Background
The RNA shown here (small-subunit ribosomal RNA) has 1385 nucleotides and comes from an uncultured Gemmatimonadota bacterium. Model confidence (mean pLDDT): 86 of 100.
C1' cells in the first nucleotide's frame, strides 16, 4: 500500500498479507559449466593414518659404502642449537579496558632482522651417547665405569651501560625528564669452516611484537536497592621488564550507588552482514582484526615470548592396557567413526605455487595452502533448438452442437550447431633453486635446459547429430491467472478474511491459463510494511491513557541591562579511522559472477588557530514589569475548640376517653380493654438544625449550613501603575502530609434510622423488592484504615486568540433620602455563541484554540487489577504487578432501520355497544392420525384444513394389483423390405389390452425411377404427474385500499446518509393548505373505467298499454300508439358551486338551501417501493439431474369412499316470533336444442307416456319463499327433530357390490340453547328467506358463485386486547425482541 470489527459510515485498534534476506532444512523435479559455501545441535565420545620438526658447517661416537691408508660419503639414536608460544581450530568462559575508538607510560620488555660501536683473552669440572651389570608384563629405571662440544662453572679486561657519592647546564604538565664532569661498586664471550664467510658477547639506536593506564561507546531485568573488609587511602616493605591493595604488617574510616552500584539472566567483541528513503531494527556463519579456550579444575617449569591445542606436575570423570604391582591417553588440526539432530562433504592428490620452520646451502617438514571429489547449498552463465508452415489435422478439453480452446503448437519442409558424445590438437600458472655460457663494481645480473598436484584439464581445431537435456508452484478476494466432472458440513482446504449441507472459478482430478524457470514450492528466522514505543514520527473528556489533593527535595526549565570567559555553537588545519567490504572509474577471466586496480566514503575520536550572535559558566555587577511583603479595606456554611437554642421524633409520668389502631396495590405479621390510637400537661434523651436556600459562597481536593464567643488558614481590592526587597521563579521523580463512605481497635454514648436476622405478605420458588419488628452501625474521644463513577471521566504554570447575557464580590464616577438603578476597571462563578479544533459528540478567554517549560499516564480484547514476590496494615484489605494459554477482534462516535410491559399524535368491527353464530348433538365435508397390496399428490399459524376438486362408481387417476407392448399412445427425419392407400367386416385365443388370422375394398399425382398413405426391420429418438419452488419463467397468497415507497439537481455532512417527506393545521388519503435550503418529478391515493340511484334525449321489438278501436267469462289477445314502465345507447346532474358559522391568512370543518343524489352518493375493477428462500417442476413453461423392455405406455380389477379417535368448515335441529292442513299475493338475475319441456294422461310419489311451443325481453325451466288469512296441535323428547335402519321403487349410465341421487311405506337415535375458549357483522348491512349458474351422463352441492324478498340492534368512548400509521426518545438488537446475552448445573 491491501484484507479483516458495521447493515452501512468514520475514527481508533489488534491481526494478516504483498517486499527482501538467509551457513538453511523439507517436498516435487533436476542438462552443463564457473565462483563460492558447507555441524547452526553434543565444548558430546572418538577407531585408524596424517598435522612440528630441522642443522653433519657445534660435539664424541655407532653402523653402512668407496679407499691400502689418509680421507671421503650415507645415516640422526645421543649431546648441542634453532623452532615448537607461528600457523590450524573452537565460541566454553567474559558485561570485562574483554571489545571498538582516541589518547598515555617521565612506569615497561622484546629471540631471530637492519644500523652502529666496543670486544672475542685465559682456565677448570662434569654428563648423555658408549661399554659393563641389574630390575621390570609393559612404560620405563637402577648402579658401575669412561668421554667431547657453539652444553656447562669461575678467572682477567670493561667502549659503553646499572647503582651509590660529589658536581655543572637544559627542558616539562606532575611524580621528573636531556646531558656534562669526577670518584666508587656489580657484570661478557665459542667457537666452525677455511679464507669467500658463518658465528659469539657487550652496548646504542630502528623496525616490527608485545605488556600497562585513562577517557568515550556498545544487552535485558528495580518483582535485584542498598553493596563494601584487601573494602578506601596513606606512608614502610615484598614481588613484577613494569605502575599499582598486585602481596604483606601498620594506621586512617573510607570507597560505590537511582546519571542504577550490588545482585540475577542473556552474550565473544569489531570491521561488516541484512533490512530500512533515512533515522533506526536485527545480526556478528564465511573473510579480516582483537579476545578467550585446547577432556574438568589448579600449579608451576623452561624461554626473549606460555603460565604452553599435538609440553610437564597434582586432583576429578572418562576410555584403553595389565602378569594387579602398575601404566597408558586427551582430533574446539585434516580426513573419518560412532552419537545428538530437521540438517552440514573425502579416512583424496601434491608441495608444482604462495606463505612458514631449520640449514650456508641443496634440501626436508608443512591436513597451513594449492587442487580435486561430494552436495542446485548460494550466486552467475548457458542449452533444451531456428525459421517456415492450415481459418487450423489427430487426440483431449468445451459447446447454446453452429462452433471454441490447445494451436503455428505437432506433422512436414529448410536450417543452424551452444552444450553432450568420439577424434585430433593443447596451455598460462615457472620464476626461482641446480646445470651451462657470457658479464661481474664478486653482493650479483642476463640467456640456454630444467621444474605442475590441478591434467591431457581449461582452450582451439575436426566429425557426429535436432539428435541426450523441463518442471514447479498457483488461478475466490488481497493477487496475474476460468471452464468442465466427480464430492455433498462427507473427504478435505486455510497466510488473514474464510470456502464444502447436489450446478463448488476455494476440495479432489481434467482441460485451459497465469508466474518463474534447472528449478519451483513450503516451513524457520531477521528487517520492511508497522507513524503498532512515535529523535525523525503518535497519544490521554467519551475508543487503552491525568496521579484523589497539595506542599516539597533532587532533577528539568527560567524576566530585562553590562562586563569578562568561550564549555556547548561556528569555522580552519593537522593526526587516526588496519585491510577486505561498500560506491564510481579501469582492467583481467568470450559475459556475468568472480578477481585486479586507482579514487572515494568510513557518519567517529584526539589536537592546534581562529570566531562570539544564541545558550551555558563567572561577576559581594546593575535593572523592576515576574514574585513576594507592607498598610487599608472587603466577602464568605473555610478550619478547630468552647457555649447556647427552638422545632419534631421516641419514651416515662399523669389526666381526658373508647375500641380499635397502625399498614398495603390488596392483606397479613405487629400494638391495643393489663385502655392502644386520639388528644391536654409534665419530664427525661440523643441526633439534626425546616423557612432563608440560590446553575449562591468558601476551600487544594475530601468537603463546609441553627445562634453565640474565641483561636485561626487562606482569597481578593485599593496604594498619583509602585512605599520595600530584587528573579527570591514554574514544575515536581523519590518523600511528607490530608483525604468521603464503609470497616477496625478502645472508651462513652444510642433518640430516630437501618445492613445482619425474625416474622408477614407476593411467587412457580423469592435466601429480593411491599410491610412489622430489629442488632452491629450511624454520635463523640483517642488511634487506625487509603479506597470511589475521588468525575469536569478534562495534571500544573505562564502568554496569546471575536463576542452577548445574567450572578456574587471589591474599587471608581453619576443619580437618588434611600433599597435600588446607570457607567468603567478587576477578581470569581455560569450560560449562549465565532474563528480555531475535534472520529464525531461538542469544546470554544473557566479551551479540548495557538504556544512554551515540567510531572503522570497509555500501546488489541479476555486471562488480571489476578498469581508470585516485595512494601504497607491489627484485620478486612492497600500498592506495586506479570506469564502460560485463548481469540480476530475488543472499542469510540455518529447513521439507517428494527424494537421497547418508552412517550406524544391518529386509524381499523381493534376494543366497547349491539345482533347473531361457532364451541355441546346428528349429519355433511376437509384434514391430521391410524390402517391398507394401494388408501396417488400437494397446501401448514394469520395467509393449510367445502384448499387446487366449477362433480373420483369405470374414465378422470397420477396410487395398488395383475396381465400385455417396445421406435412405442404421441412428433420428427433417414435407411432397407413390403404393401390390393386409407379403410371395413369375420375367425381363434383371452378378463380385456394384446397376440395369432380370415375376408372384402384394389385411390390420388407422376419427369415413370417414384411421391403421398400404410404395414414390418432397424438407427436417430418419443415419452415421464419421477427429484429439485431452496437452481427458475409465469402466476397467486400475504402485510393492505394500509399510505406510504422513491427519484434529478441542488444544499448540509469527512462519511453511512439527511434535507425534499420534517414542523402548524387539515383529510378517507404524502388529500390539501401554510410555513420552510429546497425546487421539482416518478410509483403509490384521489379521478378516468363498469354496475347502482334521478332527469332529459334518441330508438320501439319478442317488451309496455295512457288515451281511441276490436274481442273474451278472462288475460296488450288484436288494430294501433310513442305518453309511462322497461330495454340500451348517448347525454345531463355533484362542484364544498351557493348562504351562515368557525379557522390568524388558507386548506378545512360545522349547520343550512335547492336537489333524486351533499361533501368519497352506494358498489367494483384497480394493490406503489418491497416482505415472507410464502406457495405451485401435478396448469404451462423451464436450467440441472434421474428411469429407457421401463420411473414410458396399454388393460382389467381395485383404491383414493379404510375408520378407535382429534381438529377445522358447514347443514339441520333442539321448538309455539314453532310445526303441520288448507287458502291467497310479490322478485332479480340467470339457463335452454345431445338442450328446456308447456299441456294432456298414468302413478300416492320420484318419474314415465304422448307432446305444442322455443336456437329465445316471443316458448319452457317457474308455483318464488319468507310473508297474509283461516283451522289443529298447547310445552310433550312432543303433530318438535329428523339421524339410523327395513322395506318397496324411480332415473342416469357399458356397469350403481365396493360406491349415486331421489321417491313411497316404515323405523325414529342424539339433541331441550351448549365449559374454557371464539369468530362476523356499523345499513338496505347482520339476521332471515327463497331463487339461479357453472361444473355434469348422474351425483354425494348442506360446498362454491350470483340473485333478489323481508329487514334491523348498538357505537358513551379510545383506558385495554390485536393490527397499523407519523414524530420523538432509549439500545450492548441489524438472520432485527421468535433479538441479544448472564449466572448456575
Nucleotide at each position: 500500500g491491501a484484507g479483516u470489527u458495521u447493515g452501512a459510515u468514520c475514527c481508533u485498534g489488534g491481526c494478516u498479507c504483498a517486499g527482501g534476506a538467509c551457513g538453511a532444512a523439507c517436498g516435487c523435479u533436476g542438462g552443463c559449466g564457473g565462483c563460492g559455501u558447507g555441524c547452526u545441535u553434543a565444548a558430546c565420545a572418538c577407531a585408524u593414518g596424517c598435522a612440528a620438526g630441522u642443522c653433519a658447517c657445534g660435539g664424541g661416537g655407532g653402523u653402512c659404502c668407496c679407499g691400502c691408508a689418509a680421507g671421503g660419503g650415507a645415516u640422526a639414536a645421543c649431546c648441542g642449537g634453532c623452532g615448537a608460544a607461528c600457523g590450524g581450530g573452537u565460541g566454553c568462559g567474559u558485561a570485562a579496558c574483554a571489545c571498538g575508538u582516541g589518547a598515555c607510560c617521565a612506569a615497561c620488555c622484546u629471540g631471530c632482522c637492519c644500523u652502529c660501536g666496543u670486544g672475542u683473552g685465559g682456565g677448570g669440572g662434569a654428563u648423555a651417547g658408549c661399554c659393563g651389570g641389574g630390575c621390570u608384563a609393559a612404560c620405563g629405571c637402577c648402579c658401575g665405569g669412561g668421554u667431547a662440544a657453539u652444553a656447562c662453572c669461575g678467572c682477567a679486561u670493561a667502549c659503553g651501560u646499572u647503582c651509590c657519592c660529589c658536581u655543572g647546564g637544559g627542558g616539562g604538565a606532575g611524580u621528573c625528564c636531556c646531558u656534562g664532569g669526577g670518584g666508587g661498586a656489580g657484570g661478557a664471550a665459542a667457537g666452525c669452516u677455511c679464507u669467500g664467510g658463518c658465528g659469539c658477547a657487550c652496548g646504542g639506536g630502528g623496525a616490527g611484537g608485545g605488556g600497562g593506564u585513562c577517557g568515550c561507546g556498545g544487552c535485558c531485568u528495580a518483582u535485584c536497592a542498598g553493596c563494601u573488609a584487601g573494602u578506601u587511602g596513606g606512608g614502610g616493605g615484598g614481588g613484577u621488564a613494569a605502575c599499582g591493595g598486585c602481596c604483606c604488617a601498620c594506621c586512617a574510616a573510607g570507597g560505590c550507588g537511582a546519571c542504577g552500584a550490588c545482585g540475577g539472566g542473556u552474550a565473544g567483541c569489531u570491521g561488516g552482514u541484512c533490512u530500512g528513503a533515512g533515522a533506526g531494527g536485527a545480526u556478528g556463519g564465511c573473510c579480516a582484526g582483537c579476545c578467550a579456550c585446547a577432556u574438568u579444575g589448579g600449579g608451576a617449569c623452561u624461554g626473549a615470548g606460555a603460565g604452553a591445542c599435538g609440553g610437564c606436575c597434582c586432583a576429578g570423570a572418562c576410555u584403553c592396557c595389565u602378569a594387579c604391582g602398575g601404566g597408558a591417553g586427551g582430533c574446539a588440526g585434516c580426513a573419518g567413526u560412532g552419537g545428538g539432530g530437521a540438517a552440514u562433504c573425502u579416512u583424496g592428490c601434491g608441495c608444482a605455487a604462495u606463505g612458514g620452520u631449520c640449514g650456508a646451502a641443496a634440501g626436508a617438514c608443512u591436513g597451513a595452502c594449492g587442487c580435486a571429489g561430494c552436495g542446485a547449498c548460494g550466486c552467475c552463465g548457458c542449452g533444451u533448438g531456428u525459421g517456415g508452415g492450415a481459418g487450423g489435422a489427430c487426440g483431449c478439453c468445451u459447446u447454446u452442437c453452429g462452433g471454441g480452446g490447445u494451436g503455428u503448437a505437432a506433422a512436414c519442409c529448410a536450417c543452424u550447431g551452444u552444450u553432450g558424445c568420439c577424434c585430433g590438437g593443447g596451455a598460462c600458472g615457472a620464476a626461482c633453486c641446480g646445470c651451462g655460457c657470457c658479464a661481474u663494481u664478486c653482493g650479483u645480473g642476463g640467456c640456454g635446459c630444467u621444474u605442475g598436484a590441478c591434467g591431457g584439464u581449461a582452450c582451439c581445431g575436426g566429425g557426429u547429430g535436432a539428435g541426450g537435456a523441463a518442471g514447479c508452484a498457483c488461478c475466490g478476494g488481497c493477487u496475474a491467472a476460468c471452464u468442465c466432472c466427480g464430492u455433498g458440513c462427507c473427504a478435505g482446504c486455510a497466510g488473514c478474511c474464510g470456502c464444502g449441507g447436489u450446478a463448488a472459478u476455494a476440495c479432489g482430478g481434467a482441460g485451459g491459463g497465469u508466474g518463474c524457470g534447472a528449478g519451483c514450492g513450503u516451513u524457520g528466522u531477521c528487517c520492511g510494511g508497522a507513524a503498532u514505543c512515535a529523535u525523525u514520527g503518535g497519544g490521554c473528556g467519551u475508543a487503552a491513557a491525568g496521579g484523589g489533593c497539595g506542599c516539597g527535595u533532587a532533577g528539568g526549565u527560567g524576566g530585562c541591562c553590562c562586563g569578562g570567559u568561550c564549555a556547548g555553537u561556528c569555522u580552519u588545519u593537522g593526526g587516526u579511522g588496519a585491510a577486505a567490504g561498500c560506491g564510481c572509474g579501469g582492467g583481467g577471466c568470450u559475459c556475468a559472477a568472480c578477481c585486479c586496480u586507482g579514487c572515494g566514503u568510513c557518519g567517529g575520536c584526539c589536537a592546534g588557530g581562529g570566531a562570539u550572535a544564541c545558550u551555558g559558566c563567572c561577576g559581594c555587577g546593575g535593572c523592576u514589569c515576574g514574585a513576594g511583603c507592607a498598610c487599608u479595606g472587603u466577602a464568605g456554611a473555610g478550619g478547630c475548640a468552647g457555649g447556647c437554642g427552638g422545632a419534631a421524633u421516641u419514651c416515662c409520668g399523669g389526666g381526658u376517653g373508647u375500641a380499635g389502631c397502625g399498614g398495603u396495590g390488596g392483606a397479613a405479621u405487629g400494638c391495643g380493654u393489663a385502655g392502644a390510637g386520639a388528644u391536654c400537661c409534665g419530664g427525661a434523651a440523643g441526633a439534626a438544625c425546616a423557612c432563608c436556600g440560590g446553575u449562591g459562597g468558601c476551600g487544594a481536593a475530601g468537603g463546609c449550613g441553627g445562634c453565640c464567643u474565641g483561636c485561626u488558614g487562606g482569597g481578593c481590592a485599593g496604594u498619583u501603575u509602585a512605599g520595600c526587597u530584587g528573579a527570591c521563579a514554574c514544575u515536581g521523580a523519590g518523600g511528607c502530609g490530608c483525604g468521603a463512605c464503609a470497616g477496625c481497635g478502645u472508651g462513652g454514648g444510642g433518640a430516630g434510622c437501618a445492613a445482619a436476622c425474625a416474622g408477614g405478605a407476593u411467587u412457580a420458588g423469592a435466601u429480593a423488592c411491599c410491610c412489622u419488628g430489629g442488632u452491629a452501625g450511624u454520635c463523640c474521644a483517642c488511634g487506625c484504615c487509603g479506597u470511589a463513577a475521588a468525575c469536569g471521566a478534562u495534571g500544573g504554570g505562564c502568554a496569546c486568540u471575536a463576542g452577548g447575557c445574567g450572578c456574587u464580590u471589591g474599587g471608581g464616577g453619576g443619580a437618588g433620602c434611600g433599597a435600588c438603578c446607570c457607567c468603567c476597571c478587576g477578581a470569581g462563578g455560569g450560560c449562549c455563541g465565532g474563528c480555531g479544533c475535534u472520529a464525531a459528540c461538542g469544546c470554544a478567554u473557566u479551551a479540548a484554540g495557538u504556544g512554551c517549560c515540567c510531572c503522570g499516564c497509555c500501546u488489541g480484547g479476555g486471562g488480571a487489577g489476578u498469581a508470585c514476590g516485595g512494601c504497607c496494615g491489627c484485620a478486612a484489605g492497600g500498592c506495586u504487578g506479570a506469564a502460560a494459554c485463548u481469540c480476530a477482534a475488543a472499542g469510540g462516535a455518529a447513521u439507517u432501520g428494527a424494537c421497547g410491559g418508552g412517550g406524544g399524535c391518529c386509524c381499523g368491527c381493534a376494543c366497547a355497544a349491539g345482533c347473531g353464530g361457532u364451541g355441546g348433538a346428528g349429519c355433511a365435508u376437509g384434514u391430521g392420525g391410524u390402517u391398507u397390496a394401494a388408501u396417488u399428490c400437494g397446501a401448514c399459524g394469520c395467509a393449510a384444513c367445502g384448499c387446487g376438486a366449477a362433480g373420483a362408481a369405470c374414465c378422470u387417476u397420477a396410487c395398488c394389483u395383475a396381465g400385455g407392448c417396445u421406435u412405442g399412445a404421441c412428433a420428427u427425419a433417414c435407411a432397407c423390405g413390403g404393401g390390393a392407400a386409407a379403410c371395413c367386416g369375420g375367425g381363434g385365443c383371452g378378463a380385456a389390452a394384446c397376440c395369432c388370422u380370415c375376408g372384402g375394398c384394389c385411390c390420388u399425382c407422376u419427369u415413370c425411377g417414384g411421391a403421398g398413405c400404410c404395414c414390418g426391420u432397424g438407427c436417430a429418438c418419443a415419452g415421464g404427474u419421477g427429484c429439485u419452488g431452496c437452481a427458475u419463467g409465469g402466476c397467486u397468497g400475504u402485510c393492505g385500499u394500509c399510505a406510504g415507497c422513491u427519484c434529478g439537481u441542488g444544499u448540509c455532512g469527512u462519511g453511512a446518509g439527511a434535507u425534499g417527506u420534517u414542523g402548524g393545521g387539515u383529510u378517507a388519503a404524502g388529500u390539501c393548505c401554510c410555513g420552510c435550503a429546497a425546487c421539482g418529478a416518478g410509483c403509490g391515493c384521489a379521478a378516468c373505467c363498469c354496475c347502482u340511484g334521478u332527469c332529459u334525449c334518441u330508438a320501439g321489438u319478442u317488451g309496455c298499454c295512457a288515451g281511441c278501436g276490436c274481442g273474451u267469462c278472462a288475460u296488450g289477445g288484436c288494430g294501433g300508439g310513442g305518453a309511462c314502465u322497461c330495454u340500451a345507447g348517448a347525454g345531463a346532474g355533484a362542484c364544498u358551486g351557493c348562504c351562515g358559522g368557525u379557522g390568524c391568512c388558507a386548506a378545512a370543518c360545522c349547520g343550512g338551501a335547492g336537489g333524486a343524489a351533499g361533501g368519497u352518493g352506494g358498489g367494483g375493477a384497480c394493490g406503489a417501493c418491497g416482505u415472507c428462500a410464502a406457495g405451485u417442476c401435478a396448469u404451462c413453461a423451464u436450467g440441472g439431474u434421474c428411469c429407457u423392455u421401463a420411473c414410458g405406455u396399454c388393460u382389467a380389477g381395485g383404491g383414493c369412499u379404510a375408520c378407535a379417535c382429534a381438529c377445522g368448515u358447514g347443514c339441520u335441529a333442539c321448538a309455539a316470533u314453532g310445526g303441520c292442513g288448507g287458502g291467497g299475493a310479490c322478485a332479480g338475475a340467470g339457463g335452454g336444442u345431445c338442450g328446456c319441456g308447456a299441456g294432456c294422461c298414468g302413478g300416492c310419489a320420484a318419474c314415465g307416456g304422448c307432446a305444442a311451443g322455443c336456437c329465445a325481453a316471443u316458448c319452457c325451466c317457474g308455483u318464488a319463499a319468507a310473508c297474509c288469512c283461516c283451522g289443529c296441535c298447547u310445552c310433550a323428547g312432543u303433530u318438535c327433530g329428523g339421524a339410523u335402519u327395513g322395506u318397496c321403487g324411480u332415473c342416469u349410465g357399458c356397469a350403481a357390490c365396493u360406491c349415486g341421487a331421489c321417491g313411497g311405506c316404515a323405523u325414529g337415535a342424539a339433541g331441550c340453547u351448549g365449559g374454557a375458549a371464539u369468530c362476523g357483522c356499523u345499513a338496505g348491512u347482520a339476521a332471515u328467506c327463497g331463487u339461479g349458474g357453472a361444473u355434469c351422463a348422474g351425483c354425494u352441492a348442506c360446498g362454491c358463485c350470483a340473485c333478489g324478498g323481508u329487514g334491523a340492534a348498538u357505537a358513551c368512548g379510545u383506558u385495554c386486547c390485536c393490527g397499523g400509521g407519523c414524530c420523538u426518545u432509549g439500545u450492548a438488537c441489524a438472520c432485527a425482541c421468535c433479538g441479544c446475552c448472564c449466572g448456575u448445573c